[in-house]
Model confidence (mean pLDDT): 80 of 100.
The RNA shown here (transfer RNA) has 73 nucleotides and comes from a Gemmatimonadota bacterium.
It matches the Rfam family "tRNA". It is annotated as a transfer RNA. About the family: Transfer RNA (tRNA) molecules are approximately 80 nucleotides in length.
The RNAcentral record of the sequence draws on ENA.

């Protein structure tokens, strides 16, 4: 340099054929306990990597850029 895959919550990751964003863990509050652990109940205002474009509507489609990984050179 070319190509492919990936960037979504603190972490690990889902998210179908575009329909307005979720799970587990962690964390916080409460119950319980003499006090803890465990267990149970409740709690998510995330510029979905960035900027444009298409669309009534974009995490999802298109273009460019950027970061990471891999292959080739």
């Nucleotide at each position: 340099g070319u190509c492919g895959c990936g960037g979504u919550a603190g972490c690990u990751c889902a998210g179908c054929u575009g329909g307005u964003a979720g799970a587990g863990c962690a964390g916080c509050g409460g119950a319980u306990u003499g006090a803890a652990a465990a267990u149970c109940c409740g709690c998510g205002u995330g510029u979905c990597g960035a900027u444009g474009g298409u669309u009534c509507a974009a995490g999802u489609c298109c273009a460019u850029c950027u970061c990471g990984c891999g292959a080739c050179a």